[in-house]
The RNA shown here (transfer RNA) has 74 nucleotides and comes from a Bacteriovoracaceae bacterium. Rfam family: tRNA. Its family is annotated with triplet codon-amino acid adaptor activity in the Gene Ontology. Rfam's curators write: Transfer RNA (tRNA) molecules are approximately 80 nucleotides in length.

RNA sequence: GGGACAGUAGCUCAGCUGGUUAGAGUACGUCCCUGAUAAGGACGGGGUCGAAGGUUCGAGUCCUUCUUGUCCCA
Numbered sequence: 001g002g003g004a005c006a007g008u009a010g011c012u013c014a015g016c017u018g019g020u021u022a023g024a025g026u027a028c029g030u031c032c033c034u035g036a037u038a039a040g041g042a043c044g045g046g047g048u049c050g051a052a053g054g055u056u057c058g059a060g061u062c063c064u065u066c067u068u069g070u071c072c073c074a
Stems, first nucleotide, its partner, number of pairs: 001073007010026004019057001028044005050066005
């Protein structure tokens, strides 16, 4: 230099063919349970979906550019 894949909650990830609320596990906080812990249960907080722009009535999802990481080729 060329190519592929990935970037969504603190962490690991899902999100289908664009469609009306952005989710799961884990972690964290409160409560229940226990003599007290652990385990278990209930509830809760936490996100401008990597950045900018575009298409569309509507974008996490499609298009363009940029950016970060991993891998392959040279």
Source information: It was read from a public genome assembly.